Context: one part of a larger RNA
RNA sequence: GAACGAACGCUGGCGGCGUGCCUAACACAUGCAAGUCGAACGGUAGAAGGGCUUCGGUCCUUCGAGAGUGGCGCACGGGUGAGUAAUGCAUAGGAACAUACCUAAAGGCGGGGAAUAACUGCGGGAAACUUCAGCUAAUACCCCAUGAAGUCGCAAGACCAAAGGAGGCCUCUUCUUGAAAGCUUUCACCUUUAGAAUGGCCUAUGUCCCAUUAGCUAGUUGGUAGGGUAAAGGCCUACCAAGGCGACGAUGGGUAGCUGGUCUGAGAGGACGAUCAGCCACACUGGAACUGAGACACGGUCCAGACUCCUACGGGAGGCAGCAGUGGGGAAUCUUGCACAAUGGGCGAAAGCCUGAUGCAGCAACGCCGCGUGGGUGAAGAAGGUCUUUGGAUUGUAAAGCCCUUUCGGUUAGGAAGAAGGGCUAUUCGGUUAAUAACCGGGUAGUCUGACGGUACUAGAAGAAGAAGCACCGGCUAAUUCCGUGCCAGCAGCCGCGGUAAUACGGAAGGUGCAAGCGUUGUUC
Numbered sequence: 001g002a003a004c005g006a007a008c009g010c011u012g013g014c015g016g017c018g019u020g021c022c023u024a025a026c027a028c029a030u031g032c033a034a035g036u037c038g039a040a041c042g043g044u045a046g047a048a049g050g051g052c053u054u055c056g057g058u059c060c061u062u063c064g065a066g067a068g069u070g071g072c073g074c075a076c077g078g079g080u081g082a083g084u085a086a087u088g089c090a091u092a093g094g095a096a097c098a099u100a101c102c103u104a105a106a107g108g109c110g111g112g113g114a115a116u117a118a119c120u121g122c123g124g125g126a127a128a129c130u131u132c133a134g135c136u137a138a139u140a141c142c143c144c145a146u147g148a149a150g151u152c153g154c155a156a157g158a159c160c161a162a163a164g165g166a167g168g169c170c171u172c173u174u175c176u177u178g179a180a181a182g183c184u185u186u187c188a189c190c191u192u193u194a195g196a197a198u199g200g201c202c203u204a205u206g207u208c209c210c211a212u213u214a215g216c217u218a219g220u221u222g223g224u225a226g227g228g229u230a231a232a233g234g235c236c237u238a239c240c241a242a243g244g245c246g247a248c249g250a251u252g253g254g255u256a257g258c259u260g261g262u263c264u265g266a267g268a269g270g271a272c273g274a275u276c277a278g279c280c281a282c283a284c285u286g287g288a289a290c291u292g293a294g295a296c297a298c299g300g301u302c303c304a305g306a307c308u309c310c311u312a313c314g315g316g317a318g319g320c321a322g323c324a325g326u327g328g329g330g331a332a333u334c335u336u337g338c339a340c341a342a343u344g345g346g347c348g349a350a351a352g353c354c355u356g357a358u359g360c361a362g363c364a365a366c367g368c369c370g371c372g373u374g375g376g377u378g379a380a381g382a383a384g385g386u387c388u389u390u391g392g393a394u395u396g397u398a399a400a401g402c403c404c405u406u407u408c409g410g411u412u413a414g415g416a417a418g419a420a421g422g423g424c425u426a427u428u429c430g431g432u433u434a435a436u437a438a439c440c441g442g443g444u445a446g447u448c449u450g451a452c453g454g455u456a457c458u459a460g461a462a463g464a465a466g467a468a469g470c471a472c473c474g475g476c477u478a479a480u481u482c483c484g485u486g487c488c489a490g491c492a493g494c495c496g497c498g499g500u501a502a503u504a505c506g507g508a509a510g511g512u513g514c515a516a517g518c519g520u521u522g523u524u525c
Base pairs, nucleotide, nucleotide: 001525002524003523004522006521007520008519009518010517013371014370015369016368017367018366019364020363021329026327027326028325030324031323032322035072036071037070040069041068046063047062048061049060050059051058052057079282080281081280088207089206090205091204092203093202094201097199098198099197102195103194104193105192106191107190108189110144111143112142113141119134120133121132123130124129150159151158152157164187165186166185167184168183169182173180174179175178208254209253210252215245216244217243220242221241222240223239224238225237226236227235257279258278259277260276261272262271263270264269284305285304286303287302288301307318308317309316310315335361337360338359339358343357344355345354346353347352374404375403376402377401384395385394386393387392408466411460412459413458414457422448423447424446425445426444427443428442429441430440431439469514470513471512472511473510474495475494476493480509481508482507483506484505490497491496
């Protein structure tokens, strides 16, 4: 000199864009952060309308909450950096693998069965919850068939699947107002192949300090056989051999998430790894598996432990390193805000619902950038202050006065701007079809949707009006005099100042530097 996720002191007008627990991976009150689908299924509280009625009720239509079965999602998104010095990361390769949803292609979607929740009934329990009996549905579950392809196999052969839902119609068939087991459209389902993208695994090289750590290792190193896995492999087991690593630093100890990058520097290098992006690891602590395409699963399960809470003492409940917020620790780090309008995600045919992701707002000069705090004129060089050789000098065109301007702020009005692509309705064209219906795709017109926000922006009126501090002035280092003090009080980055004329302490006047900041401290180069 530059830099900072900074802190502290003094001061503080506005805006834009960013950033904001670096310490206790300490403990957490409260609310929210993952649901969705009635176009998979049985069923229903309630509301509205209508019919019947013995006025108790009952039936039909429409809308339809909550709960349940089932499907998909919950493995993403979000947080943190404890552990980890290599099961990690970075770069470059590799072969023995998997993949729900998505895309493309080939084919299929036939027949049957047994249950179970919800519900009802009798119970148990303080609660959490739960036993037993009975009823019922499905795209839940099971069996048979088919088996191109697939898997296993040298071959023969063996084995393996499925589910329906919704809209429309009468061309064909059947009954004939019209409907269906018919036709059609679409979504879903099953098998196989390929792709896209994602993930698992292996190898090489690189990846901090200590030798006051020199030897380490028995599933250890390799082989054979088997098991196991989606998959290679001591991954595991049995047997056999005695290997394997190490001064090119094994083993042990300490420290640490890694990288793209960030800071500095002319570079080489050094230091760091906040925000943003990629990977990894973790989710009160330790262990384990289940489900699933995927987890050994932050807001799932089980066991053990510590802690907290409830209890009728028999037994139960919990996990903010999600967003806010609280206590604590600390020099120190924000609102228990608004909205799903946009982007993205989950579910759904869609409308839509959910989304503390995200978009915004709030707080903080924490940082960077921009703007303002007025402009011109004005010498009687006013008054006052300070200094003085008492003549004057300086503050100083500074002020006042006069003439202007009005950014920003405040105020008044406009502004539903842009951020928007989409949805719905009507119409038209094309595809499909028996079809002018329905469905799919395109065009045109209308209409609906904004948290931010009465915000940005624009215009008007008023009036210099509301807006400057901080540090320094001995040398380094730009900027000096007076007074007070008297080795005292104090200053200080280094040299050093202060013991009666202190340009170095304290005050004042003046000056210098930077400026909504300025200094100090800390850290890095």
This is a predicted structure of a 525-nucleotide part of an RNA (small-subunit ribosomal RNA, 5' domain) from a Deltaproteobacteria bacterium.